A computed fold for an 87-nucleotide RNA from a Gammaproteobacteria bacterium, annotated as c-di-GMP-I riboswitch aptamer. The prediction has a mean pLDDT of 81.
Parts: sequence; C1' cells; structure tokens
RNA sequence: CCGCACCACUAGCAAACCCGUCGCAAGGCGGGGACGCAAAGCCUCCGGUCCACUGGCCCAGCGCCUGGGGAUAGCGGGGUUACCGAG
Repeated sequence: CCGCACCACUAGCAAACCCGUCGCAAGGCGGGGACGCAAAGCCUCCGGUCCACUGGCCCAGCGCCUGGGGAUAGCGGGGUUACCGAG
C1' cells in the first nucleotide's frame, strides 16, 4: 500500500422493552437495558418498506393508483472515512 473478516485480543456501537422528551404519524433524541453488529461510523444517489397529506378510480376497502413531503443507513445496493488482528 492492497484487499479480507475464519480465529484471538483491546476498545466501540446497542434491538426489544421501560422511563423522560420532541413529532399529527412513521419515528427522532436523552437515560436505563443487551438482541445482535467487522463498519450497527457517516451520506437518501438507486431500489424496498413505513407515515401524514394531495388529487383520482370504483369494487367503497383503514382498497388501489398519482404527486410532492417525511421516516428508515439495525431492509438491501452504492458512495465515503476508519480501529485491532491475520495474510
């Protein structure tokens, strides 16, 4: 420098759930808590899923389609940066 994540070590992150708080909601943030994670660091570029709206359709269903918006990076792909170890 390059790619790798089978094993070990050191550190790291933290699902569900509970409490507080913000949000119409999906969900976010803080504390507790650990299911897991070799990028479960960061970025919505692509696809998916979810939410509140918008307009439309008829089969009138918490249905399907449309439009822009939001959420999810712990749904996948992609981009980008990086610790330890082995090669």